[in-house]
RNA sequence: GCUGGUGUGGCUCAGUCGGUAGAGCAGCUGAUUCGUAAUCAGCAGGUCGCGGGUUCGAGUCCCGCCACCAGCU
Repeated sequence: GCUGGUGUGGCUCAGUCGGUAGAGCAGCUGAUUCGUAAUCAGCAGGUCGCGGGUUCGAGUCCCGCCACCAGCU
């Protein structure tokens, strides 16, 4: 330099044919317990890597860029 893949709460990952973004763990509060852990109930936390385009509507489609991973030279 070229090709492919990945990028979504703090972490690990879902998200179908474009239609109001979810789970588990972690965190906080409460219940339970002599107390802790475990368990149960609830709460909070995201401008979906960045910028643009298409569309009534984009995490999803298109273009450019950035980061990481793999391969080729």
A computed fold for a 73-nucleotide RNA from a Clostridiales bacterium, annotated as transfer RNA. NCBI's taxonomy places the organism under Bacteria, Bacillati, Bacillota, Clostridia, Eubacteriales. The sequence was found in a public genome assembly. Its mean pLDDT, the model's own confidence on a scale to 100, is 81. Its Rfam family is "tRNA". By type it is a transfer RNA.